[in-house]
RNA sequence: AGGCCAGAGGGCGAUGGAGCUCGCCCCAACUGCCGAUAGCGCAUAGCGUCGGAUGAUAGCUCCUACCGUGUG
Numbered sequence: 001a002g003g004c005c006a007g008a009g010g011g012c013g014a015u016g017g018a019g020c021u022c023g024c025c026c027c028a029a030c031u032g033c034c035g036a037u038a039g040c041g042c043a044u045a046g047c048g049u050c051g052g053a054u055g056a057u058a059g060c061u062c063c064u065a066c067c068g069u070g071u072g
Base pairs, nucleotide, nucleotide: 009026010025011024012023013022016063017062018061019060020059021058033052034051035050036049037048039047040046
């Protein structure tokens, strides 16, 4: 220096906030899906670019935003 384990603590789970529970990570965890493509690329891979659909949860509950329907 690197590796493994434990503790404490922190972070993360495709769009915001909070509580509880679960899982994961220790500079990693996470950064989703579909279609098109004249660019990059040996490439039918991948990346970039453009367009599209669903969802504000990892799960449950509440709030906020958005969408739809109905009533006043």
This is a predicted structure of a 72-nucleotide RNA (Fluoride riboswitch aptamer (crcB RNA motif)) from a Bacillota bacterium. It was read from a public genome assembly, where an Rfam model found it. NCBI's taxonomy places the organism under Bacteria, Bacillati, Bacillota.